[in-house]
Annotation
This is a predicted structure of a 350-nucleotide part of an RNA (small-subunit ribosomal RNA, central domain) from an uncultured bacterium. The coordinates come from a structure-prediction model, not an experiment, and the mean pLDDT is 88. It matches the Rfam family "Bacterial small subunit ribosomal RNA". The RNAcentral record of the full RNA draws on Greengenes.
Context: one part of a larger RNA
RNA sequence: UUGGGCGUAAAGGGCGCGUAGGCGGUCUUGUAAGUCAGAUGUGAAAGCCCGGGGCUUAACCCCGGAAGGGCAUUUGAUACUGCGAGACUUGAGUAUGGGAGGGGGAAGUGGAAUUCCUGGUGUAGAGGUGAAAUUCGUAGAUAUCAGGAGGAACACCAGUGGCGAAGGCGACUUCCUGGACCAAUACUGACGCUGAUGCGCGAAGGCGUGGGGAGCAAACAGGAUUAGAUACCCUGGUAGUCCACGCAGUAAACGGUGAGAACUAGGUGUAGCGGGUAUUGACCCCUGCUGUGCCGCAGUUAACGCAUUAAGUUCUCCGCCUGGGGAGUACGAUCGCAAGAUUAAAACUC
Numbered sequence: 001u002u003g004g005g006c007g008u009a010a011a012g013g014g015c016g017c018g019u020a021g022g023c024g025g026u027c028u029u030g031u032a033a034g035u036c037a038g039a040u041g042u043g044a045a046a047g048c049c050c051g052g053g054g055c056u057u058a059a060c061c062c063c064g065g066a067a068g069g070g071c072a073u074u075u076g077a078u079a080c081u082g083c084g085a086g087a088c089u090u091g092a093g094u095a096u097g098g099g100a101g102g103g104g105g106a107a108g109u110g111g112a113a114u115u116c117c118u119g120g121u122g123u124a125g126a127g128g129u130g131a132a133a134u135u136c137g138u139a140g141a142u143a144u145c146a147g148g149a150g151g152a153a154c155a156c157c158a159g160u161g162g163c164g165a166a167g168g169c170g171a172c173u174u175c176c177u178g179g180a181c182c183a184a185u186a187c188u189g190a191c192g193c194u195g196a197u198g199c200g201c202g203a204a205g206g207c208g209u210g211g212g213g214a215g216c217a218a219a220c221a222g223g224a225u226u227a228g229a230u231a232c233c234c235u236g237g238u239a240g241u242c243c244a245c246g247c248a249g250u251a252a253a254c255g256g257u258g259a260g261a262a263c264u265a266g267g268u269g270u271a272g273c274g275g276g277u278a279u280u281g282a283c284c285c286c287u288g289c290u291g292u293g294c295c296g297c298a299g300u301u302a303a304c305g306c307a308u309u310a311a312g313u314u315c316u317c318c319g320c321c322u323g324g325g326g327a328g329u330a331c332g333a334u335c336g337c338a339a340g341a342u343u344a345a346a347a348c349u350c
Base pairs, nucleotide, nucleotide: 003322004321005320006319007304008303012318014201015200016199017198021194022193023192025088026087027086028085029084030083031082033081034080035077036076037075038074039073040072041071042070049065050064051063052062053061054060091191092188093187094186095185096183097182098181103177104176105175106174107173108172109171110154115149116148117147118146119145120144121143125136126135162169163168206247207246208245209244210243211242215241216240220236221235222234223233258317259316260315261314262313263312266295267294268293269292270291271290272289273288274287275286276285299306300305323350324349325348332343333342334341335340
């Protein structure tokens, strides 16, 4: 490369926007580039194939014929693809009316709790553990009451419940702002899907500058445990955790399952919005769309399992894999303040 694959065996890019490219709905018409058919030319000789002949045969050799991918020219065909024109509405989108939501950003506010400070009551212990000790306390601790300061997080509600592309998002109020969903019409008329390079977002931890620092807590110190204990347990405790701005760009960034579209039994929950029936009304019952769970048929799978939210049956586009180790390493390159990240081998070995 041809293939075969990517939930768990190697393999889905962390996620989005989107360039080139690839692919692309229904009908009519033109064209005839792709496509298909015919003709002509070319397609050296030798060889292969067919017929005949020569060496005693064969190999070998000689003569004749046929065939020949392809290429070029030309004449046609027009289903499909392309290109041009016109039309359509089911794909896509816009407008109108609704309700839902921890979606995002900013500002402000609140209560519970921890810690600290001040004052009151009060006295000998408190704390901690498997047991202790380090530690705190007669300079009055722990406990309790009142007041104050400050930082961080928001109990219950809370739900395989909601929102977001992913990371993620949870007290309350206000402002700014994105998206999805439902209903009924109207409008645009294929405007679509995917997406190499690129651009942006991206948990925790980390880095830079400046703030902040209650609790927690790497490092560190001490007390225990132990043969030892650079640990697990305990007492302390600094970075950090928080805020602003900038950098970094990785995770078991997981549904270990790329995105989009179509088709293929059902049952039962739940969230949002409808329609019908019923009712004084709220329920209840039937039903549609969208999301999110469980069970399960066909099918599929090595099995486990998946099963209209597919890992079933198909199509389009992208990414990735190709025995284990060496190694996600070396070298080089790009990026970064650094830490490092990205790209990414080979020798050798089994």